[in-house]
Context: one part of a larger RNA
Molecule: large-subunit ribosomal RNA, domain I
Organism: Triticum turgidum subsp. durum
RNA sequence: GGCUUGCGGUGGAUACCUAGGCACCCAGAGACAAGGAAGGGCGUAGCAAGCGACGAAAUGCUUCGGGGAGUUGAAAAUAAGCAUAGAUCCGGAGAUUCCCAAAUAGGUCAACCUUUUAAACUACCUGCUGAAUCCAUGAGCAGGCAAGAGACAACCUGGCGAACUGAAACAUCUUAGUAGCCAGAGGAAAAGAAAGCAAAAGCGAUUCCCGUAGUAGCGGCGAACGAAAUGGGAGCAACCUAAACCGUGAAAACGGGGUUGUGGGAGAGCAAUACAAGCGUUGUGCUGCUAGGCGAAGCGGUUGAGUGGCGCACCCUAGAUGGCUAAAGUCCAGUAGCCGAGAGCAUCACUAGCUUGCGCUCUGACCCGAGUAGCAUGGGGCAUGUGGAAUCCCGUGUGAAUCAGCAAGGACCACCUUACAAGGCUAAAUACUCCUGGGUGACAAAUAGCGAAGUAGUACCGUGAGGGAAAGGUGAAAAGAACCCCAAGUGGGUAGUGAAAUAGAACGUGAAACCGUGCUGAGCUC
Numbered sequence: 001g002g003c004u005u006g007c008g009g010u011g012g013a014u015a016c017c018u019a020g021g022c023a024c025c026c027a028g029a030g031a032c033a034a035g036g037a038a039g040g041g042c043g044u045a046g047c048a049a050g051c052g053a054c055g056a057a058a059u060g061c062u063u064c065g066g067g068g069a070g071u072u073g074a075a076a077a078u079a080a081g082c083a084u085a086g087a088u089c090c091g092g093a094g095a096u097u098c099c100c101a102a103a104u105a106g107g108u109c110a111a112c113c114u115u116u117u118a119a120a121c122u123a124c125c126u127g128c129u130g131a132a133u134c135c136a137u138g139a140g141c142a143g144g145c146a147a148g149a150g151a152c153a154a155c156c157u158g159g160c161g162a163a164c165u166g167a168a169a170c171a172u173c174u175u176a177g178u179a180g181c182c183a184g185a186g187g188a189a190a191a192g193a194a195a196g197c198a199a200a201a202g203c204g205a206u207u208c209c210c211g212u213a214g215u216a217g218c219g220g221c222g223a224a225c226g227a228a229a230u231g232g233g234a235g236c237a238a239c240c241u242a243a244a245c246c247g248u249g250a251a252a253a254c255g256g257g258g259u260u261g262u263g264g265g266a267g268a269g270c271a272a273u274a275c276a277a278g279c280g281u282u283g284u285g286c287u288g289c290u291a292g293g294c295g296a297a298g299c300g301g302u303u304g305a306g307u308g309g310c311g312c313a314c315c316c317u318a319g320a321u322g323g324c325u326a327a328a329g330u331c332c333a334g335u336a337g338c339c340g341a342g343a344g345c346a347u348c349a350c351u352a353g354c355u356u357g358c359g360c361u362c363u364g365a366c367c368c369g370a371g372u373a374g375c376a377u378g379g380g381g382c383a384u385g386u387g388g389a390a391u392c393c394c395g396u397g398u399g400a401a402u403c404a405g406c407a408a409g410g411a412c413c414a415c416c417u418u419a420c421a422a423g424g425c426u427a428a429a430u431a432c433u434c435c436u437g438g439g440u441g442a443c444a445a446a447u448a449g450c451g452a453a454g455u456a457g458u459a460c461c462g463u464g465a466g467g468g469a470a471a472g473g474u475g476a477a478a479a480g481a482a483c484c485c486c487a488a489g490u491g492g493g494u495a496g497u498g499a500a501a502u503a504g505a506a507c508g509u510g511a512a513a514c515c516g517u518g519c520u521g522a523g524c525u526c
Stems, first nucleotide, its partner, number of pairs: 001525005006517004016473002021443001022441007029433002032150001039100003042055003046078001051073001052059001061094006070082003105114003115118001121148002124144005155186001156184005166173001170220001196203002207234004217225001239424002241369001245256004261403001263368003267362004275357005281352001283350003287346004292339003298312003302308001313330002315319001321333003374398007384410001405420001407418003460467002480507001484493003
């Protein structure tokens, strides 16, 4: 000097743990905002930087309930207080709520400035003024009212709408009406009460699921795309208007009437008075939610500590769970079970109130939704790429019929069958989860799990859009090491605490790489 090993240092792996996450289920809710929101700025404490809470009435105020001994946030210490004359705390209701922000008196480089002290603008109501242009209308002015505006994770509807990609290239096609952008609404939205689907038999609004079926089809018949009816389920619910006719009115318009497809209504005639349904405002009550309360049964000895082992017991409508110095049915909080509301909210029932609804016969003549249906052309959407292309929608041009009618049944025609377009509304079954409560886990356990278990969308980076971390564990309890010594200090040695200090705050366990081992760790070798 090298190797092996031991002992140390460094380092923070491993195993253990969990305060915060992840996924799903059930129930609720999907609230907010000009009475100023969401989101922020700045302030508020005796001492107060950040976080949480609050708003010049500021670490809080009032009141009604609960609760019963401590308390002035996390957060110790200190000062000064409060509290059985019931505080702190929990729940209901209320008051206050600076400045910015839809931001709304005007402006603005957000949280500021200015003054004529004003809710700007739109909508609505009333009044005034009186353009082209006589009347009028528009524009304008004043007053009133306080409806709209903004925000919002996903779900939903509508408008605009790609490309990479696949076709082993690429253009029709595909990706895909997807992503993205915009607008709007609701707790769901959309759709919806047959001008339907069928096929000689029938069904009877819509939506969703299973299935039909990767079938029928469509397709540079390539890649691909891709139904529907019948059937089985979930859930079921129906209604209102226009017109004919009558009435009022100068008219506009309004009231009655009427709403259907075995066609109906109107019109003419005849007859008739009983029942049913709906709404949620008033009041009452039940139940539930927003605080809570009661709630069984174990000791001995061992240990630093007993819940473990040993010994002898007990409870159970309670042997869920969590905690307590090791593993607890009987220590604590709870659990099963039972009880509870002055105030607010919700469901349901009843009550009072309000609203609506019901026939027969006859008659071809009146009505039955018009720039509509259809057609031509150019497009779009339908599983269906223009195809023989029906059905649906739009641009342009044309342009019907009224029940002796019209539409559909996949060009078209006939027969037959089915249904009545060109007006409107409609719960449930269905979709989602920013959020609240409860629960579960062959989910992870600090390089994992949310980016975030700590000041986390923080520190930091970027002009900006934007990007975006690291960082958990003393101990049962701080009992967090008085005093003394070395030392400039960090640090260390005694002492003391503790079960343990090689648990000493750079703190549980403490692997490897790497470093040390000197007169003095051990072995082998040079």